[in-house]
Bacterial RNase P class A from a Bacteroidota bacterium, 373 nucleotides, folded computationally. It matches the Rfam family "Bacterial RNase P class A". Its family is annotated with tRNA processing, dimeric ribonuclease P complex and ribonuclease P activity in the Gene Ontology. The family's RNA type in Rfam is ribozyme. A source record names the gene rnpB. Its mean pLDDT, the model's own confidence on a scale to 100, is 75. Lineage of the source: Bacteria > Pseudomonadati > Bacteroidota.
């Protein structure tokens, strides 16, 4: 300098005319309104809607079963299945040791974590056999000589996975049958740690995986979301009451009227509540942001100073011109001309994560390769 990985930070700027939400000033106007100014207006993910709160209904005397949720330790935090710091296996690359690509021993990074020694089930294909293991082989007996019984998990061979590992004893031949080391697993005690866990001794033991199978233990959890909720309240129909009106008929139906005839208190006003439409509120000053110190390894808490930063409702946050700025290409060429070109996306009650999407541009770490000193 380029290139790859990992984290992190930015996500075009300026001016000009023209629109658009909300607040807000003036002026006109009786109100609607309208004309003018001024002020502010989209993320880093506003997204998926996946965990977790805050807020608000409904439920609910305790307590316990069922369901669902989580799962090494400790911390953080309003809470979390988040974070952040550690702890064990395992992988990967580097280093040191070394004769060695294997082995030790460290350091980074990545990935997993309760219990398989309570109990049930499951384990494709191969395979004799996937958990009460006999297909070859080995020993041993019988034998009609073709094979048969019986012991045997050292050997072969199948598999993702075959019943601790070497060695010595032992046997008929084998086997953890025995026995020394190793090695795993569980308990007990000892030291170091807050813990997980490490070391170090002891004792018993040898038990194939599998819990995103049932299950088992510990701990957690009531249900439904802002289309929640609460308030105000048109027209139209129905409800309530009151008062008028009454079989001596209000009122209406048949008709152009009038008789008649048929229905018959369903009538009228007033008043009240529900409650549609439609309005307010919820709803935007907060687990708020910057900035500096302080304490911690650190997440992250605590002080001091400043600072107000969208509030819409079918939903505003745009649109176009020139420059500058990035990026691509071409041509000159050593800093210039010319053309193209602009990720992912878009609030909708708000708040902490996660998780996906993203042109391009910076910073910082580690690894690589060139080239100089």
């Nucleotide at each position: 300098a380029c290139u790859g990985c990992a984290a992190g930070u930015c996500g075009g700027g300026u001016u000009a005319u023209c629109g658009c939400g909300c607040u807000u000033g003036u002026g006109c106007g009786a109100a609607a309104g309208c004309a003018u100014g001024a002020g502010u207006g989209a993320g880093g993910a506003a997204a998926g809607u996946c965990c977790g709160g805050a807020c608000a209904g409904c439920a609910c005397a305790g307590a316990g079963c069922a369901g669902c949720g989580u799962a090494c330790c400790a911390c953080c935090u309003a809470a979390c299945g988040g974070g952040u710091g550690g702890c064990u296996u395992g992988g990967u690359u580097g280093u040191a040791u070394g004769u060695a690509u294997g082995g030790u021993a460290u350091a980074a990074c990545c990935a997993a974590g309760a219990g398989a020694u309570a109990g049930u089930g499951c384990c494709a294909c191969a395979g004799a056999a996937a958990a009460u293991a006999a297909c070859c082989g080995c020993u041993u007996c019988c034998u009609u000589c073709g094979g048969g019984g019986a012991g045997u998990a050292a050997g072969g061979g199948u598999g993702a996975a075959a019943a601790c590992g070497u060695g010595c004893g032992g046997u008929a031949a084998g086997a953890g049958c025995g026995c020394a080391c190793g090695u795993c697993a569980u308990u007990u005690c000892g030291u170091a740690g807050u813990a997980a866990u490490a070391c170090g001794a002891a004792a018993u033991g040898g038990g194939g995986g599998u819990a995103a199978a049932c299950c088992u233990u510990a701990c957690g959890u009531g249900c439904u979301g802002a289309a929640a909720u609460g308030c105000c309240a048109a027209a139209u129909a129905g409800g309530u009451a009151a008062a008028c009106g009454a079989u001596u008929g209000a009122g209406g139906g048949c008709u152009g009227c009038u008789c008649g005839u048929c229905c018959g208190a369903u009538g009228u006003u007033u008043a009240c509540g529900g409650g549609u439409a439609g309005g307010c509120a919820g709803a935007u000053a907060g687990a708020g942001c910057a900035u500096u110190g302080u304490a911690g390894c650190g997440a992250u808490a605590c002080a001091a100073u400043g600072c107000c930063c969208a509030g819409a409702u079918a939903a505003a946050u745009g649109a176009u011109a020139a420059c500058c700025g990035g990026c691509u290409c071409a041509c000159a060429u050593c800093u210039g001309u010319g053309a193209g070109u602009a990720a992912c996306a878009g609030a909708a009650u708000c708040c902490g994560g996660c998780u996906u999407a993203c042109a391009g541009a910076c910073u910082u770490g580690c690894a690589g390769u060139u080239u100089u000193u």